[in-house]
This is a predicted structure of a 72-nucleotide RNA (transfer RNA) from a marine sediment metagenome.
Rfam family: tRNA. By type it is a transfer RNA.
The sequence is in RNAcentral, with records from MGnify.
RNA sequence: GCCCUUGUAGCUCAGUGGCAGAGCACUGCCCUCGUAAGGCAGGGGUCGUGAGUUCAAAUCUCACCAAGGGCU
Numbered sequence: 001g002c003c004c005u006u007g008u009a010g011c012u013c014a015g016u017g018g019c020a021g022a023g024c025a026c027u028g029c030c031c032u033c034g035u036a037a038g039g040c041a042g043g044g045g046u047c048g049u050g051a052g053u054u055c056a057a058a059u060c061u062c063a064c065c066a067a068g069g070g071c072u
Base pairs, nucleotide, nucleotide: 001071002070003069004068005067006066007065010024011023012022013021018055026042027041028040029039030038048064049063050062051061052060
């Protein structure tokens, strides 16, 4: 220098064009003599950044940034 993969909640990840989700974690309550486990409820997101396509973009396209890998 060229090519590929990944980037979504605190962590691990799903979501392949039409309301942003799960598990764990966190908060409150129930249960218990108490704790753990279990049950119920809740908070938490500019979907890496910017632009484009579209009635509509986390999703498609382009550029850039970051991490990882491959080739020379």